The prediction has a mean pLDDT of 78. SAM riboswitch aptamer (S box leader) from a sheep gut metagenome, 97 nucleotides, folded computationally.
[in-house]
Order: sequence, then structure tokens, then C1' cells
RNA sequence: UUAUCAAGAGCGGACGAGAGAUUCGGCUUUAUGACUCCGCAGCAACCUAUUUAAGUUAGGUGCUAAGACCGACAAAGUAUUGUGCUUUGAAUGAUGA
Repeated sequence: UUAUCAAGAGCGGACGAGAGAUUCGGCUUUAUGACUCCGCAGCAACCUAUUUAAGUUAGGUGCUAAGACCGACAAAGUAUUGUGCUUUGAAUGAUGA
């Protein structure tokens, strides 16, 4: 820079307190051991090889709670007491090339 991000997918061992990207607000989750690391397994997004194409297979990364957990920034709509809700976009983030 570019594509995708509402789906999908677990066990065992180790460690020992928070974790879910943070700046905040919430909300979930966690000693019935989360998070992280390792092994095996699984899922299938990208790339390479193969193929006219489709497809299959193999390899390289990736992933395996919750819409990128939701919102906060902007626009439109809707209801309207406060403000809430819905849609879209931007910003930021993650993964592949």
C1' cells in the first nucleotide's frame, strides 16, 4: 500500500493473576486455573506449487469466547422529557500478500 474482518474451529502439559489492543465508559470472562508458552488436533482467510478454469492435494503464515465484545468521531433516519435505537462512513486495530 492492498484484500478481508456478523461465519467456522479443541484437548493435554507448564506457569500462577488477571484478561478481552489501549485513552475512557460499560459488559463479559477467570483458582471449576483464564492470559501466555509448548505438543497434537481442528477451522479455513491470504500466498506459493498444481490446474485452461473449477477443484483437489501439499507447503508457508494465520486463527480456535462474545460483530474487531459494545460504545465514545461524523452523517442520515426514527422515537423524543432526558436522550435512546438503527444504518452508513471515518479513525484506530488484527491477519495475509
Notes:
The sequence is in RNAcentral, with records from MGnify.